The RNA shown here (SAM riboswitch aptamer (S box leader)) has 113 nucleotides and comes from a soil metagenome. The RNAcentral record of the sequence draws on MGnify.

RNA sequence: CUCAUCGAGACCGGCUGAGGGAUAGGCCCUUAGACGCCGGGGCAACCGCCAGGACCAACCACCCUGGAAAGGUGCCAACUCCUGCGACACCUGUACGAGGGUCGACAGAUGAG
Numbered sequence: 001c002u003c004a005u006c007g008a009g010a011c012c013g014g015c016u017g018a019g020g021g022a023u024a025g026g027c028c029c030u031u032a033g034a035c036g037c038c039g040g041g042g043c044a045a046c047c048g049c050c051a052g053g054a055c056c057a058a059c060c061a062c063c064c065u066g067g068a069a070a071g072g073u074g075c076c077a078a079c080u081c082c083u084g085c086g087a088c089a090c091c092u093g094u095a096c097g098a099g100g101g102u103c104g105a106c107a108g109a110u111g112a113g
Stems, first nucleotide, its partner, number of pairs: 001113006011040005019029003023084004041076003046072002049067005080107001085104004090100003
């Protein structure tokens, strides 16, 4: 940089000791011990693995569906905690697109390349 996904799911112990939730605002978590590290456990199914399908003259790859969870990652407060920028005009209303809502963009996270 490209592609895919992001409303589901999953916690205990030890060490340490004041911050943490990316950023700003909000709102939360936290000395009844946060963040982090270590050990164990778990969740999920991206890659890898297995089976089938589709394509093909045929095989392989790509693609689709399903399976398993011994491998490589990831994850285990709150929707990516919410909002931020734009569109729509479904609801409310003081009729301004103000609040709610939906969709998209940006940013971010994770995986694969």